[in-house]
Molecule: c-di-GMP-I riboswitch aptamer
Organism: Sulfurovum sp.
RNA sequence: UAUUGAAAAAGCUAAACUUAUCGUGAGGUAAGGGCAGAAAGUUAUGGGUCUCAUGUAGAUUGCCAGACUACCAAU
Numbered sequence: 001u002a003u004u005g006a007a008a009a010a011g012c013u014a015a016a017c018u019u020a021u022c023g024u025g026a027g028g029u030a031a032g033g034g035c036a037g038a039a040a041g042u043u044a045u046g047g048g049u050c051u052c053a054u055g056u057a058g059a060u061u062g063c064c065a066g067a068c069u070a071c072c073a074a075u
Base pairs, nucleotide, nucleotide: 002075003074004073005072012037013036017032018031019030020029021028022027035062041068042067043066045065046064047063048060049059050058051057052055
């Protein structure tokens, strides 16, 4: 560096739901919470789905895929 894996160790994220708040809305943010995850880290690039004020508009990366980055172990 590449591939594979999460058995071990150190860690990481945080579903549904509740409260507060922002947004026309899909949804977002913070706290609690813990379903789950080996990229559930970043990126709306392609597709899908969703929203509405139907557009050269927006949301969704924990829907699928691509790109970039990354701990540990084995080969």